[in-house]
Formats: sequence, structure tokens, C1' cells
RNA sequence: AGUGAGUCGGGCGCUCGCUUCCCUUAAAUGGGAAGAGGAAAGUCCGGGCUCCAUAGGGCAGGAUGGCCGUUAACGGCGGCGCGGAGCGAUCCGCGGAAAGUGGCACAGAAAAUACACCGCCUGCAAAGGUAAGGGUGAAAUGGUGGGGUAAGAGCCCACCGGCGCGCGAGUGAUCGUGCGCGCAUGCCAAACCCCAUCUGGAGCAAGACCAAAUAGGAGGCUGAGCGGCCCGCUCUUAAGGCCUCGGGUAUGGUCGCAUGAGUCACAGAGCAAUCUAUGGCCUAGAGGAAUGAUCGCCGCCCGCAAGGGACACAGAACCCGGCUUACAGACUCACU
RNA sequence: GCCGGAGUAGCUCAGCUGGUAGAGCAGCUGAUUUGUAAUCAGCUGGUCGGGGGUUCGAUUCCCUUCUCCGGCU
Repeated sequence: AGUGAGUCGGGCGCUCGCUUCCCUUAAAUGGGAAGAGGAAAGUCCGGGCUCCAUAGGGCAGGAUGGCCGUUAACGGCGGCGCGGAGCGAUCCGCGGAAAGUGGCACAGAAAAUACACCGCCUGCAAAGGUAAGGGUGAAAUGGUGGGGUAAGAGCCCACCGGCGCGCGAGUGAUCGUGCGCGCAUGCCAAACCCCAUCUGGAGCAAGACCAAAUAGGAGGCUGAGCGGCCCGCUCUUAAGGCCUCGGGUAUGGUCGCAUGAGUCACAGAGCAAUCUAUGGCCUAGAGGAAUGAUCGCCGCCCGCAAGGGACACAGAACCCGGCUUACAGACUCACU
Repeated sequence: GCCGGAGUAGCUCAGCUGGUAGAGCAGCUGAUUUGUAAUCAGCUGGUCGGGGGUUCGAUUCCCUUCUCCGGCU
């Protein structure tokens, strides 16, 4: 000067308050305990949980996309492979365009079953050969060199690249090697699509129970449920459902709701992600509303000083694993 | 809290199978009129909410983010 990974993100004390729980009291009367984050955020993925069938089959739709592993699961993470950038640490990308359909503006001869403007060659010309060179474009039908030719061209040859087949190594992506083919196959799939794998829907305002009220009134339609469609399944055989009119009660309470894929320490397995065993700990929670304020000392910032600033992003709402985004400043480790 | 939708000129809206963005109203200038309005002719005005990616090329396709609107007890 950089690259990668991680940690903290004001501390202590006095006083006064707030929420929940426990003990106590006639009584929030008194006392005690606990009380935001790495992202609690966005709701972008995945799972638990609940209801609808113990969620079943097909189609449609959606998602993922090198390989192997990891996990409850994933689009996450780890390791490896190939390609690219960088002196390097390291970072970025990843199925199929020789199944089909479609697109490639302008310019250019031609934008993909090819084609010929200038040029080169043959020829008096007409016409023909050619794709080396020029020119256009984001992109022009392998590259370099040599032979060859009227001029040229994989037309032929060597090397590189490409494709096919075999053998060897590897779980595999892939790599190495041998033979064959002059070379067919421009780019785009974050265009339709194809292939492989996965995928039922809704969401804690899910859902369950209790309390209160009432007459299951009148009329009409019709079996109902699985929220894209079909099958299939379940319930019901006269109840149930839906709509309209009229009336009654309420606009409540409890659970779900925090012991969990939890966290810390140590040991072991593994390159790692991660897993296993043992021991310790219990750590917010509702009404959408609590988690704060003041003062003192120290820390930090500004200032020569006196003194001043009020200190990053931001605040739980069913719970976890990730991703992404925001973040003043300080620190640690490894590497170039 | 959960689930959906939309951002394009000053305002209201088009634009979609990717090819360089328009319409109406408003504004400005000129004509017409004694003057104004209306009318006629012409003109101006755009980071397509922001950032990144795919692509030769993005308002359009993908990701992320900001703002606004709606539904569910």
C1' cells in the first nucleotide's frame, strides 16, 4: 500500500419512573428478580407450528442450475473443478444454442438453408473464379506459419484450438493420454423453450377453548369442503351452505406465547461447513404502547486553553436458520 | 404484524413480446383583436424513483433499495 475474516459499538454509581413475574399486604402496601439487536429492519428465501384429508395422483404454474458434501430445510454455507481479472493475497462467473421456434435496430455485399461493394485473377468484352486484403458493425463462418495456385481458399501440411471415440485417474464436476475427423457448431435461454431436481394452499389477524345473547324468524337459490384446473377423498341425505330482509347480543376473556434445530465451556470426528458426547446456565414479551430520564466520575469527539458536544445505524410482537440493506468510530487475527 | 399493487414532462396518462420515449392540458413566442379570452402556427420541457447486473444495446428482463397506495382482526 492492499486482501480476507472476526469482535466491540460507551462504562460505573446515586435518585426518580415504566413493563412482566414472584413473595407479602386490607390495598401497586412493601420488598425482590428480569427487561432489545447485530442487524430486532427489508419480508427476499428456507423450516417449525396451526387449519384445510395423516396432503394423495396428473396437468398447469413457480423455483433452482459446474460437482461433491453439510443441514430440519434452503436460492444458505464449506471443499473441490473449469474459465476470467490481478505481480500476488484474493475476487468474479458457471446446465443445454450440432430438439425446435424467435430476435440480432443503424451501418454493411452479406446478420446465418449465406453472400460479393472495393479489390485480386482469367477474359477484347459479356461473363466467370476467389474470400487473402480493404471497408461496415457489438458481432462476419477457426488462429499462426509454410506449401500450393492464374489469383486464392483446410485445397494440403505442422503447431494451437474444436468435435467424436477409446483407455487410465477420480464418488463426481473434470483431468491426463492415444486414435480419428479439415472443421460441421456466429451471439442471445436475467427470449420462448429443452433437460435434471424440488415444489399442495393459507398464514399466529393461523387456530383452539370459555363467557354473554338469541326465535335457529321470513323469502329466494343450492349438496358442502380441500382458495388455478381435472381426478380422487371426506362429510351429509335433509340437514348443511350461500344471498336478501327483519331482529337480538357482543365488539370481551384465556390459551397459542417462549426450554429452544437455545446458549456457554471443554473433549472428540472431519481439510472445512458441520456433527457427537459430557457439564453448566435460564435469558424480555404485549393492548400495536415497557425496556427510560436526571446528576456525578471516567472514556470518546471539537478546541492552544477556558469550555463545549450528548455519542453510528437503529428499536422485539409466534419462533428459528440464512441472505440483503443501514452503520460514526475503535480493536483483533491471518495473508500478500 | 401478514398479504398485494404502483412510481414515465409542471399535472393526467400511453408506451409490454428489448432498437434510443410520445399524447392531452399547462408554459413560452408569433398571428388575429382597440385589449383579453377563444382560435391558428411554432417552440420549450424527461437522471423513465435510486443503485447494480444480463445484453452490442434496458422505460421494458433479473437483483437490491426508497417512496406512495390498498386489503385482512
Predicted 3D model of RNase P RNA and transfer RNA as a complex of 409 nucleotides. Rfam match: Bacterial RNase P class A. It is annotated as a ribozyme.